RNA sequence: UCAUCGAACAGGUAAAACAUGGGUAACCGUGUGACACAAAGCCACCUGUCCUGCGCGCAGGAUAGAGGGGCUGGCGAA
Numbered sequence: 001u002c003a004u005c006g007a008a009c010a011g012g013u014a015a016a017a018c019a020u021g022g023g024u025a026a027c028c029g030u031g032u033g034a035c036a037c038a039a040a041g042c043c044a045c046c047u048g049u050c051c052u053g054c055g056c057g058c059a060g061g062a063u064a065g066a067g068g069g070g071c072u073g074g075c076g077a078a
Stems, first nucleotide, its partner, number of pairs: 005076002012037002017032006035065001041071003045068003048063007
């Protein structure tokens, strides 16, 4: 230094709930909040789940905090 790994430290993210705004909806933004997280950073490529429409197996959408994959990445003991 790299890979694996995850004790400690620094820094980081922020579930539920509530308030408020957006969306037909799934869901999303902001504030409060902190359940958790080493990729809980980014990407809908594959699978899953969810929503909407219809001609019912297609079209459009949501979810990256469901699994896989791709790219990037903080700290450093065993």